[in-house]
């Protein structure tokens, strides 16, 4: 240098055009004597950045950045 895949809640992921969901983790409640578990509610996100297509974007193009692989 060019090719691949990944980037999404604190973490792990899922969702590949009608606007974001899970487990874990946090908080508040419940139940216990009380702690664990269990049950319920709740807070958390400029979908990595930036331009384009398009009534409409996490999604499609295009460039950029990180991260890991291959070729050279």
């Nucleotide at each position: 240098a060019g090719c691949u895949c990944a980037g999404u809640a604190g973490c792990u992921a899922a969702g590949g055009g009608g606007a974001a969901u899970a487990g874990c983790g946090c908080c508040g409640g419940g139940c216990u004597c009380a702690u664990a578990a269990c049950c319920c509610g709740g807070a958390g996100g400029u979908c990595a950045c930036u331009g384009g297509a398009u009534c409409g974007a996490a999604a499609c193009c295009a460039g950029u950045c990180u991260g890991a692989g291959c070729u050279a």
The prediction has a mean pLDDT of 86. Transfer RNA from Parathielavia appendiculata, 72 nucleotides, folded computationally. Its Rfam family is "tRNA". The family's RNA type in Rfam is transfer RNA. The sequence is in RNAcentral, with records from ENA.